[in-house]
RNA sequence: CGGGCCGUAGUUCAGCCUGGUAGAACGCUUGCAUGGGGUGCAAGAGGUCGUGAGUUCGAAUCUCGCCGGCCCGA
Numbered sequence: 001c002g003g004g005c006c007g008u009a010g011u012u013c014a015g016c017c018u019g020g021u022a023g024a025a026c027g028c029u030u031g032c033a034u035g036g037g038g039u040g041c042a043a044g045a046g047g048u049c050g051u052g053a054g055u056u057c058g059a060a061u062c063u064c065g066c067c068g069g070c071c072c073g074a
Base pairs, nucleotide, nucleotide: 001073002072003071004070005069006068007067010026011025012024013023020057028044029043030042031041032040033039050066051065052064053063054062
């Protein structure tokens, strides 16, 4: 320098192909059960979907630039 894949909750990831309410597990908070812990049950909080722009009535999803990580080639 060229090419490919990835970036979504604190963590690990799904959802993207086929645009239409942002989710799961673990973790966290509160309550109940226990003398306490662990554990179980119930409820809850937590996201500018890496970033900027474009297309669209509508973008995590499609298009382009940029940033970061990994891999391949030179």